The part of an RNA shown here (small-subunit ribosomal RNA, 5' domain) has 534 nucleotides and comes from an uncultured prokaryote. Model confidence (mean pLDDT): 85 of 100. RNAcentral holds the full RNA, with entries from ENA.
[in-house]
Context: one part of a larger RNA
RNA sequence: GAUUGAACGCUGGCGGCAGGCUUAACACAUGCAAGUCGAGCGGAAACGAAGAUAGCUUGCUAUCAGGCGUCGAGCGGCGGACGGGUGAGUAACGCGUAGGAAUCUACCUAAUAGUGGGGGAUAGCCCAGAGAAAUUUGGAUUAAUACCGCAUACGCCCUACGGGGGAAAGGAGGGGAUCUGUUUACAGACCUUUCGCUAUCAGAUGAGCCUGCGUGAGAUUAGCUAGUUGGUGGGGUAAAGGCUCACCAAGGCGACGAUCUCUAGCUGGUCUGAGAGGAUGAUCAGCCACACUGGGACUGAGACACGGCCCAGACUCCUACGGGAGGCAGCAGUGGGGAAUAUUGGACAAUGGGCGCAAGCCUGAUCCAGCCAUGCCGCGUGUGUGAAGAAGGCCUUCGGGUUGUAAAGCACUUUCAGCGAGGAGGAAAGGUUGCCGCUUAAUACGCGGUAGCUGUGACGUUACUCGCAGAAGAAAAGGACCGGCUAACUCCGUGCCAGCAGCCGCGGUAAUACGGAGGGUCCAAGCGUUAAUC
Numbered sequence: 001g002a003u004u005g006a007a008c009g010c011u012g013g014c015g016g017c018a019g020g021c022u023u024a025a026c027a028c029a030u031g032c033a034a035g036u037c038g039a040g041c042g043g044a045a046a047c048g049a050a051g052a053u054a055g056c057u058u059g060c061u062a063u064c065a066g067g068c069g070u071c072g073a074g075c076g077g078c079g080g081a082c083g084g085g086u087g088a089g090u091a092a093c094g095c096g097u098a099g100g101a102a103u104c105u106a107c108c109u110a111a112u113a114g115u116g117g118g119g120g121a122u123a124g125c126c127c128a129g130a131g132a133a134a135u136u137u138g139g140a141u142u143a144a145u146a147c148c149g150c151a152u153a154c155g156c157c158c159u160a161c162g163g164g165g166g167a168a169a170g171g172a173g174g175g176g177a178u179c180u181g182u183u184u185a186c187a188g189a190c191c192u193u194u195c196g197c198u199a200u201c202a203g204a205u206g207a208g209c210c211u212g213c214g215u216g217a218g219a220u221u222a223g224c225u226a227g228u229u230g231g232u233g234g235g236g237u238a239a240a241g242g243c244u245c246a247c248c249a250a251g252g253c254g255a256c257g258a259u260c261u262c263u264a265g266c267u268g269g270u271c272u273g274a275g276a277g278g279a280u281g282a283u284c285a286g287c288c289a290c291a292c293u294g295g296g297a298c299u300g301a302g303a304c305a306c307g308g309c310c311c312a313g314a315c316u317c318c319u320a321c322g323g324g325a326g327g328c329a330g331c332a333g334u335g336g337g338g339a340a341u342a343u344u345g346g347a348c349a350a351u352g353g354g355c356g357c358a359a360g361c362c363u364g365a366u367c368c369a370g371c372c373a374u375g376c377c378g379c380g381u382g383u384g385u386g387a388a389g390a391a392g393g394c395c396u397u398c399g400g401g402u403u404g405u406a407a408a409g410c411a412c413u414u415u416c417a418g419c420g421a422g423g424a425g426g427a428a429a430g431g432u433u434g435c436c437g438c439u440u441a442a443u444a445c446g447c448g449g450u451a452g453c454u455g456u457g458a459c460g461u462u463a464c465u466c467g468c469a470g471a472a473g474a475a476a477a478g479g480a481c482c483g484g485c486u487a488a489c490u491c492c493g494u495g496c497c498a499g500c501a502g503c504c505g506c507g508g509u510a511a512u513a514c515g516g517a518g519g520g521u522c523c524a525a526g527c528g529u530u531a532a533u534c
Stems, first nucleotide, its partner, number of pairs: 001534004006530005013379006019372002021337001026335003030332003035078003040075002043071002047069002051064006085290003094215007103207002108203002111200005116150001118148002126139005156165003170195006178189004216262003223253003228250008265287004269280004292313005315326004343369001345368003351365001352363004382412004392403004416473001418468005426459001430454009478523005483504003489518005499506002
């Protein structure tokens, strides 16, 4: 000199953009942070609309049909493995980089072939219990895209090449003929559109595994290792492999630093520096690890799973003492620790995610707002004129000098703030109507395109523009320094005292170095100090 996730002191007008527990991976009250689908299912607890019946205070009160909008609880599907947080552990194939072969991959895309016919249960509901509660037992009954056989098998798997094995689920919309039920009504067959389902193959995406090289300190750590190193054969995994087991052999690593100890998430990057290098790993992005502590598996395409399960432990809470409940390193917030770090805010309008045919619902992701000069950047705190060089202050050789065109005065302007009015963009979608295509037996339905109309904004009193008054805004300038380094000097007080100090050093009676004043210098909504890095 540059820099900082900074803190402290004094001071403080506005805006834009960013950043904000570096300490206790300490403990947590409260609320929210993962749901969704009725177009899978049986249904109807609540609400609403219309209807029927009864009562009447003639517009409400009761009752009645799940039949209608919808929908609590339940079964079922998909998602809760993403998104969000933290850096405790880890010196490691963890990360970075370059390669590799023995693998899996839900949803998505492309292709091929199918989607036939049966069965038995179980939640819920109902009945009867147990318990303070959490919860739970028995009985009866019921559905499915839940579950299980049978049939079929182009691909597929196994094979001794003879053969053997293995699937599926339906839902929604529309319909002119024809047929069936029982005549109308209605339902079904049938046709068609669409969303699904099954098997296989390929792609895409994601993930698992292996290897070369690189990636801290200590030798006041020199030897380490029995599943250890290799082989054969079983087992296991999606997959190679001592991954695991039996047997056999005796290997493997190490001064090119094994083992041990200490420290540490790694990287893109960031800071500094002319560079080489040094330091660092906040925010943002990629990877890894963790989720009260330790262990374990289940489900699933994917977890050994932050807001799932089981066991043990510590802690906290409830209890009728028999037994139960919990996990903020999600967003806010509280206590504690600390020099120190924010609101128990708004909205799903946008972007993205989950579910859904869709409308939509959910989303503390996200987008915004609030707080903080924490940083960077921009703007302002007036402009011109004005010598009687006013008054006052300070100095003085007492003549004067300086503060100083500074103020006052005069003439202007109104950025910003204030008040009033107008007012973009962030909006694409969605809905509806018409037209044109595709599909189809079809001018239904559905899908796509297009045009008109309609229509969605948390921020928001938005940005921006115009007007109003007045240097006005009471209330928009301070901080450090002035011995040398280092830009800036005099007076008074003090008298080796009180004090200053980054280094040299000042102070013992004329201190430009202490304290005050006047003046000056440097920065400026900041200025200094401390800490840290180069």